[in-house]
């Protein structure tokens, strides 16, 4: 200290769902919860995928109003991958 997570020890995080708050919505946050996870700690301005469409464009009805469909991230996911950063015990 590049590498490993088979033993040990203290531990740490929190899927689904339940209630609350937000939010156009995806989801986010707080509790309750545990599926699970050695990085499920950080990076969404590193790169790809996903989700979602308030706005915006574009069609149609409509006629000035609205209202459907369709196409878009500037919203979001890091517990989708890869990729960067950083860190605990113990192994070798």
């Nucleotide at each position: 200290u590049a590498u490993u997570g088979c033993c040990a020890a203290g531990g740490g995080c929190a899927a689904a769902c339940c209630c609350g708050g937000u939010g156009a919505a995806a989801g986010c946050c707080g509790g309750g919860g545990g599926c699970g996870c050695a990085a499920a700690g950080c990076u969404a301005c590193a790169g790809g995928g996903u989700c979602u469409a308030a706005g915006g464009c574009g069609u149609u009805u409509g006629a000035u109003a609205a209202a459907a469909c369709g196409c878009u991230a500037c919203g979001a996911u890091a517990g989708c991958c890869u990729g960067g950063c950083u860190g605990c015990c113990a192994a070798a």